The RNA shown here (transfer RNA) has 64 nucleotides and comes from Podarcis muralis.
[in-house]
């Protein structure tokens, strides 16, 4: 320094967690592929603390 959805990663002075790819369904197509639309999926490495409220601040700890 890093850890967040199956994978790669955003997250702007703390305010109800997102994108791309992938997956599923539908449309289209003689079929597949491609394209379009929709949907599912995350208690943010773990345990505490501060705060009305923490991915974000503080402490400890694990992994690389």
């Nucleotide at each position: 320094a890093u850890u967040a959805a199956g994978c790669u990663c955003a997250g702007u002075u703390g305010g109800u967690a997102g994108a791309g790819c992938a997956u599923g369904a539908g449309a289209c197509u003689u079929c597949u592929a491609a394209u379009c639309u929709c949907a599912g999926g995350g208690u943010u490495g773990u345990g505490g603390g501060u705060u009305u409220g923490a991915g974000c601040c503080c402490c400890a700890u694990a992994u690389u």
Annotation
Taxonomically the source falls in Podarcis (Eukaryota, Metazoa, Teleostomi, Lacertibaenia). Its Rfam family is "tRNA". Model confidence (mean pLDDT): 81 of 100.